[in-house]
Predicted 3D model of a 482-nucleotide part of an RNA (small-subunit ribosomal RNA, 3' major domain) from a metagenome. The prediction has a mean pLDDT of 82. It matches the Rfam family "Bacterial small subunit ribosomal RNA". Its family is annotated with ribosome and structural constituent of ribosome in the Gene Ontology. RNAcentral holds the full RNA, with entries from SILVA.

Context: one part of a larger RNA
RNA sequence: UGACGGGGGCUCGCACAAGCGGUGGAGCAUGUGGUUUAAUUCGACGCAACGCGUAGAACCUUACCUAGGCUUGACAUUGUAGAAUUAGGGUAGUGAAAGCUACUUGACACUCUUCGGAGCGGAACUAUGACAGGUGUUGCAUGGCUGUCGUCAGCUCGUGCCGUGAGGUGUUGGGUUAAGUCCUAUAACGAGCGAAACCUUUGUCCUUAGUUACCAACGUAAAGUCGGGGACUCUAGGGAGACUGCCCACGUUAAGUGGGAGGAAGGUGGAGACGACGUCAAGUCAUCAUGGCCUUUAUGCCUAGGGCUACACACGUGCUACAAUGGUCGGUACAAAGGGAAGCGAAGUCGCAAGGCGGAGCAAAUCUCAAAAAACCGAUCUCAGUUCAGAUUGAGGGCUGCAAUUCGCCCUCAUGAAGCCGGAAUCGCUAGUAAUCGUGGGUCAGCUACACCACGGUGAAUGUGUUCCCGAGCCUUGUACA
Repeated sequence: UGACGGGGGCUCGCACAAGCGGUGGAGCAUGUGGUUUAAUUCGACGCAACGCGUAGAACCUUACCUAGGCUUGACAUUGUAGAAUUAGGGUAGUGAAAGCUACUUGACACUCUUCGGAGCGGAACUAUGACAGGUGUUGCAUGGCUGUCGUCAGCUCGUGCCGUGAGGUGUUGGGUUAAGUCCUAUAACGAGCGAAACCUUUGUCCUUAGUUACCAACGUAAAGUCGGGGACUCUAGGGAGACUGCCCACGUUAAGUGGGAGGAAGGUGGAGACGACGUCAAGUCAUCAUGGCCUUUAUGCCUAGGGCUACACACGUGCUACAAUGGUCGGUACAAAGGGAAGCGAAGUCGCAAGGCGGAGCAAAUCUCAAAAAACCGAUCUCAGUUCAGAUUGAGGGCUGCAAUUCGCCCUCAUGAAGCCGGAAUCGCUAGUAAUCGUGGGUCAGCUACACCACGGUGAAUGUGUUCCCGAGCCUUGUACA
């Protein structure tokens, strides 16, 4: 100087408390361990691995296994030599395919030509040599990228001063803040990286513009459909607005704090992007790049089939429930944000339905996916393993795709398991949040999505405390630690 303490002081955080809803019990989905297996490819392991890499394993993917093949190779550059019409195309045999074997046809440029062809060259072929290749190994050789402490308020430098020196001071004290934020004191005076701000979005108003959006007044018919309008909504450009600016009180004259006015918004208005010096030899050699090592008729490459989907079990993360604040049936409203051409697919029509036929319109504020759902109104069920719950299984269909057996999704009928609110323990959340309800997207032929990422609808309770648990910051103290 740090680190540590079941030392002290001050302070903060859904850290506790106060609340609301879960997990832990059930069924299923998914990941992991274990076991099994020819193989169940590999990585990730407290927080910070375990719905993670994987934004989609039937083949492919695919790295694993079994079997069959290839050896200058699936891909790149190049040296030497060679042959033939080589390359390319077609056919046949064998085969699961890849491959192997045989036959046949047969281009391009230039030169010569007896017009039959010949020679030569690029490319390609064969042989051979350099080499290719490796998801082989080392993340403890590395770059790059990432997680974490933590959006915590810290981490440093120049000059000066103090100290023999390591180092200290500045950065401490008194206040204050979300903040090393600011004020004040001060052997320090300044500065940098962080904090804040600048950026995006959302909340109010003004203005410009008015199609594909909108419709108050006028006309029109069934429909903003058309004429028309530029008010409103909305869209997207520009601007205004919030700064403790104003008032009162407190305060050290200060920074600021409490209350108030005005205001759409008030003291960082809400949300995002943004992550200092560093820590964990944290993660990744399987995104990529890369040193060393290893391999070279195989640890490379091609192909078929299988596996990654196994199943006495254990754990994590989720979904659905156990019902009446509910289930079922009928009726009737109100979103936002997205996607669409090998695409989205309307009307109409067939089918109980999944879906089929159909093909209008639309590279889309125009057409379309598209029905929002919870909510509301009415009817019914009356506390029961039920008109709850839906696992499992049987039968019949539909769709995608060469192909749904291992191993896809969906529909209909039948079947109707566990489950009556969950032990010890444990998680999330402070407001448009939790809870709850649907919607869209990426990946994608299809889908095991209940995942992930986004969008809106309905919409709470509690706390104004810091004794304790956990983590963190500053000062101080002890130390057999570095």